[in-house]
RNA sequence: CUGCGUAAGGGGCAAACCCGCCGCGAGGCGGGGACGCAAAGCCAGGGAUCUCUCCGGAGACCGCCCGGCCGCAGGC
Numbered sequence: 001c002u003g004c005g006u007a008a009g010g011g012g013c014a015a016a017c018c019c020g021c022c023g024c025g026a027g028g029c030g031g032g033g034a035c036g037c038a039a040a041g042c043c044a045g046g047g048a049u050c051u052c053u054c055c056g057g058a059g060a061c062c063g064c065c066c067g068g069c070c071g072c073a074g075g076c
Stems, first nucleotide, its partner, number of pairs: 005076002012037002017032006035063001041069003045066003049060004
């Protein structure tokens, strides 16, 4: 210096649900709220699942899996 596992410290994100708004819908955004998360940061590239459809296709979803990119801390 780099990689993996992980303690501590400082923190970070935020499920379900509720409210408001947007969307045909899956769902998204904001607020509340915490089930959890060492990438629960980003990417729709490959799968899975879901939605709409004029059944040609077009979308949703990264907190389902794989993959890619970046990243705090350094005791052991």